[in-house]
Context: one part of a larger RNA
Molecule: large-subunit ribosomal RNA, domain VI
Organism: Chaetosphaeridium globosum
RNA sequence: CGUUAGAGCAUUGAGAGGAUCUUUCCCUAGUACGAGAGGACCAGGAAGGACGCACCUCUGGUGUACCAGUUGUCGUGCCCAUGGCAUAUGCUGGGUAGCCAAGUGCGGAGCGGAUAACUGCUGAAAGCAUCUAAGUAGGAAGCCCACCUCAAGAUGAGUGCUCUCUAAGGUCACGGCUAGAUCAGCCGUUUUUUCAAUAGGUGUUAAGUCGAAGCACAGCAAUGUGUGCAGCUGAGACAUCCUAACAGACCAAGAAG
Numbered sequence: 001c002g003u004u005a006g007a008g009c010a011u012u013g014a015g016a017g018g019a020u021c022u023u024u025c026c027c028u029a030g031u032a033c034g035a036g037a038g039g040a041c042c043a044g045g046a047a048g049g050a051c052g053c054a055c056c057u058c059u060g061g062u063g064u065a066c067c068a069g070u071u072g073u074c075g076u077g078c079c080c081a082u083g084g085c086a087u088a089u090g091c092u093g094g095g096u097a098g099c100c101a102a103g104u105g106c107g108g109a110g111c112g113g114a115u116a117a118c119u120g121c122u123g124a125a126a127g128c129a130u131c132u133a134a135g136u137a138g139g140a141a142g143c144c145c146a147c148c149u150c151a152a153g154a155u156g157a158g159u160g161c162u163c164u165c166u167a168a169g170g171u172c173a174c175g176g177c178u179a180g181a182u183c184a185g186c187c188g189u190u191u192u193u194u195c196a197a198u199a200g201g202u203g204u205u206a207a208g209u210c211g212a213a214g215c216a217c218a219g220c221a222a223u224g225u226g227u228g229c230a231g232c233u234g235a236g237a238c239a240u241c242c243u244a245a246c247a248g249a250c251c252a253a254g255a256a257g
Stems, first nucleotide, its partner, number of pairs: 001153001005164007015150004021049006033038001051107005059101004066094005071086006110145001112144002118138004169251004173189005198244003201240005207233003214227005
């Protein structure tokens, strides 16, 4: 821009894409078959491999400053304590959320259809024979459907319900996000006793780290113990209008007949 007024929500599916894998074991059954050796079809069950999708409860990885330890050096006048630098974390031990796999869950289902090679039934031409000429039955990981996803720019632009006549609705703006390069998508925008807390802050807490500083005590001292599951803490949870979502702006009426 179109879909011939404009919107919101929900849909049909022309069409497109994805997937389609496979092993071993048990049972049937040491049965059928076979002199024996050996050893099934069909049907049922179990455990895997690779691949794919999703997720983070568990197991773990990362987690650039969340916690702790520690060396050298320079500061805060000194001790204590604490900060900077040593990588674009100084080094080391852990680690929440998120992301992820090595972790977890799930998937490849059809006694549907038409078929291929092939196997048949009936059966003439050709008194026989013949799966074929008329007729008719089976038959594959392949084809079509079925499964999952997208899908009306499918210009063939479909369908249903509802709303609107300066409105419905939408865009910008503002607070943001498990969404994201941007755009797009999604949530919220005045406020608390009612319609629903968006982010930050604050409080409590899960969780992490591992026992803070100060003081007291023990020890000659290094150090240890107590106060004290302490102190500190980014992302999680709940609560709370304390701060900021203010102020607003814009688009939006239908050709011809």